RNAcentral holds the sequence, with entries from Rfam and Ribocentre.
This is a predicted structure of a 112-nucleotide RNA (SAM riboswitch aptamer (S box leader)) from Terribacillus aidingensis.
RNA sequence: AUCUUAUAACGAGUGGUGGAGGGAAAGGCCCGAUGAAGCCCGGCAACCCACUGCAGGAGGGCAGUCCUGCAGGAAGGUGCUACGACCUGCAGCAAAAGCUGCGUGAUAAGAU
Numbered sequence: 001a002u003c004u005u006a007u008a009a010c011g012a013g014u015g016g017u018g019g020a021g022g023g024a025a026a027g028g029c030c031c032g033a034u035g036a037a038g039c040c041c042g043g044c045a046a047c048c049c050a051c052u053g054c055a056g057g058a059g060g061g062c063a064g065u066c067c068u069g070c071a072g073g074a075a076g077g078u079g080c081u082a083c084g085a086c087c088u089g090c091a092g093c094a095a096a097a098g099c100u101g102c103g104u105g106a107u108a109a110g111a112u
Stems, first nucleotide, its partner, number of pairs: 001112007013041001015040003021031003026088003042081003047077002051072008085104001089102005
């Protein structure tokens, strides 16, 4: 980088540093010197995972072991910590508000 699968209305700082930008892109609408991004610390969550319990299965002489599901856990790997993924595109439904699916982007896990 590409592909596959899953997730997304919840939650999280009156901290330190830093100095002008930031919310993907374009348009809008916002945030920002009552200090932006970045970095550090703190926090949130539970995708992967150490570990624990329960259930089912594989194999086995027994035990250990392995696989799957559920619950817990939070040491480790990521992620997140203004606004629904801030709003928008396409299709269907609807009088409208809106709903569903797809697309785009994001994150995780796996594969190439």

Its Rfam family is "SAM riboswitch aptamer (S box leader)". About the family: The SAM riboswitch is found upstream of a number of genes which code for proteins involved in methionine or cysteine biosynthesis in Gram-positive bacteria.